[in-house]
RNA sequence: AUUUUUAUAGUUGAAUAAACAACAAAAGCUUUUCACGCUUUAAGUUUGGGUUAAAAUCCUAAUAAAAAUA
Numbered sequence: 001a002u003u004u005u006u007a008u009a010g011u012u013g014a015a016u017a018a019a020c021a022a023c024a025a026a027a028g029c030u031u032u033u034c035a036c037g038c039u040u041u042a043a044g045u046u047u048g049g050g051u052u053a054a055a056a057u058c059c060u061a062a063u064a065a066a067a068a069u070a
Base pairs, nucleotide, nucleotide: 001069002068003067004066005065006064007063010023011022012021013020025041026040027039028038029037046062047061048060049059050058
């Protein structure tokens, strides 16, 4: 310098154009207390632009990380 891949909740992952799960966290129930168990809640697609009625997904540019070649 060129090419390719990846970026989703606090963490790990899934997702077929319309956002899911597990663990973790908070509150409550249960318990003499703790633990286990049950219920509920909160927490979201790296950034800008475009296509579309609708984009995590498609297109484009950038950012960060990684790999390959020279």
The RNA shown here (transfer RNA) has 70 nucleotides and comes from Paralophaster antarcticus.
The coordinates come from a structure-prediction model, not an experiment, and the mean pLDDT is 81.
NCBI's taxonomy places the organism under Eukaryota, Echinodermata, Velatida, Solasteridae, Paralophaster.
Its Rfam family is "tRNA". From the family's description: Transfer RNA (tRNA) molecules are approximately 80 nucleotides in length.
A source record names the gene trnE.